[in-house]
Context: one part of a larger RNA
RNA sequence: AACGAACGCUGGCGGCAGGCUUAACACAUGCAAGUCGAACGAGGGCCCCUCUUCGGAGGGUCACCCUAGUGGCGGACGGGUGAGUAACGCGUGGGUAUCUGCCCUGGAGUGGGGGACAACCGCUGGAAACGGCGGCUAAUACCGUAUACGCCCCGAGGGGGAAAGAUUUAUCGCUGCUAGAUGAGCCCGCGUCGGAUUAGCUUGUUGGUGGGGUAAAGGCCCACCAAGGCAACGAUCCGUAGCUGGUCUGAGAGGAUGAUCAGCCACACUGGGACUGAGACACGGCCCAGACUCCUACGGGAGGCAGCAGUGGGGAAUAUUGGACAAUGGGGGCAACCCUGAUCCAGCCAUGCCGCGUGAGUGAUGAAGGCCUUAGGGUUGUAAAGCUCUUUCAGCGGGGAAGAUGAUGACGGUACCCGCAGAAGAAGCCCCGGUUAACUCCGUGCCAGCAGCCGCGGUAAUACGGAGGGGGCAAGCGUUGUUC
Numbered sequence: 001a002a003c004g005a006a007c008g009c010u011g012g013c014g015g016c017a018g019g020c021u022u023a024a025c026a027c028a029u030g031c032a033a034g035u036c037g038a039a040c041g042a043g044g045g046c047c048c049c050u051c052u053u054c055g056g057a058g059g060g061u062c063a064c065c066c067u068a069g070u071g072g073c074g075g076a077c078g079g080g081u082g083a084g085u086a087a088c089g090c091g092u093g094g095g096u097a098u099c100u101g102c103c104c105u106g107g108a109g110u111g112g113g114g115g116a117c118a119a120c121c122g123c124u125g126g127a128a129a130c131g132g133c134g135g136c137u138a139a140u141a142c143c144g145u146a147u148a149c150g151c152c153c154c155g156a157g158g159g160g161g162a163a164a165g166a167u168u169u170a171u172c173g174c175u176g177c178u179a180g181a182u183g184a185g186c187c188c189g190c191g192u193c194g195g196a197u198u199a200g201c202u203u204g205u206u207g208g209u210g211g212g213g214u215a216a217a218g219g220c221c222c223a224c225c226a227a228g229g230c231a232a233c234g235a236u237c238c239g240u241a242g243c244u245g246g247u248c249u250g251a252g253a254g255g256a257u258g259a260u261c262a263g264c265c266a267c268a269c270u271g272g273g274a275c276u277g278a279g280a281c282a283c284g285g286c287c288c289a290g291a292c293u294c295c296u297a298c299g300g301g302a303g304g305c306a307g308c309a310g311u312g313g314g315g316a317a318u319a320u321u322g323g324a325c326a327a328u329g330g331g332g333g334c335a336a337c338c339c340u341g342a343u344c345c346a347g348c349c350a351u352g353c354c355g356c357g358u359g360a361g362u363g364a365u366g367a368a369g370g371c372c373u374u375a376g377g378g379u380u381g382u383a384a385a386g387c388u389c390u391u392u393c394a395g396c397g398g399g400g401a402a403g404a405u406g407a408u409g410a411c412g413g414u415a416c417c418c419g420c421a422g423a424a425g426a427a428g429c430c431c432c433g434g435u436u437a438a439c440u441c442c443g444u445g446c447c448a449g450c451a452g453c454c455g456c457g458g459u460a461a462u463a464c465g466g467a468g469g470g471g472g473c474a475a476g477c478g479u480u481g482u483u484c
Stems, first nucleotide, its partner, number of pairs: 001483003005480005012356006018349002020314001025312003029309003034073003039070002042067004047060005080267003089192008098184002103180001106177001108175003111145001113143002120135006151160003165172003193239003200230003205227008242264004246257004269290005292303004320346001322345003328342001329340004359389004369380004393425001395420005403411001428473005433454003439468005449456002
């Protein structure tokens, strides 16, 4: 000098920021990812008509509304955490054997058919979770067929492969190809903590041939062949650790560090696995195993806050079960709009930084009181009182934004402006032996105690405790911890 700090005493206001560093411990409750009826069938509500025993029944309409289901897109983003990882993980500079939904460029196409499965209906199993059987049905769901500029295979010829419609009639879509943009995969050079009281390590190991696999190179995997590969320029092993931009310190070199913000990586109860998909081996998806918790009719089921709040626990220690989608951004939708604990705000905390205030001027019988005293006085001290003023902040009353390109404002009756009242509501903490700025009295008597170091205290202690006075900083001041 610094801090994501804590503790003690104290505490007026505002702005901006920050706030589980410990148990990647366990979690009650609510919310955090949905949306589309302009893909589809169906049901219900509203409305109209008919019948009615007034309970209701039947029919119709819809550019009105709602929805469980089929289907599409999104749930791979955003948000959290740092357990693991000493590694091409990260940083930096290169490379290519690759993929890329939505977006964008260019050109081509969108013909004609088919069979199902949910929903629904019937029967039925189960305590539940959830099913089983039969029957009906639509589609932008599924499958043939036709066509194929370009595309793929082989390359002489040849062979293979696509589509979907909807509506408000102007659009939104669909299919294959192409160039791009964006994003991603993989590979390489260099850099990246400590220990040698860890010296040898390695058998898919190192390389080759052939194959499999992948979007893609590759022992990535497999068969065969060879016997290699790494290491004192530190292999292997052990310990520790997410990495970086940065941050703190320092004149710098360097040292320490990696909270907030930003980039990358890894993880999502623990371990393993794949499915779907343009993209995952997937935090709020699936399957298996395990531990734990819960429900159960004992047969069987349900769950995963390292999302936002919140609870218990651990701890010296870290906040509200708040408001709004108004803005910015994201998902879906033609749109209206819906969703969004991302985000924007508000609440709590002197946790930090910054700013402001707690009054100003005048006022000597230098009042009273306190303390000291050589008893004369000195000091507190212009300090107070008194007098004359001012009104920042806080309070009360009134007005009242920008943030919003047309509408829409959670914040918020907030910021800000005007007015009113009254010095009124607002100062503490540490220190005073030297270091180190600031001295006397009383008490105590190696006791009680102090102390960062040196050291104080055993009867006059500027060092302990109190008081008066003084010094320093100030809504803080000290102490402790840690780094330079």

Model confidence (mean pLDDT): 87 of 100. The part of an RNA shown here (small-subunit ribosomal RNA, 5' domain) has 484 nucleotides and comes from an uncultured prokaryote. The RNAcentral record of the full RNA draws on ENA.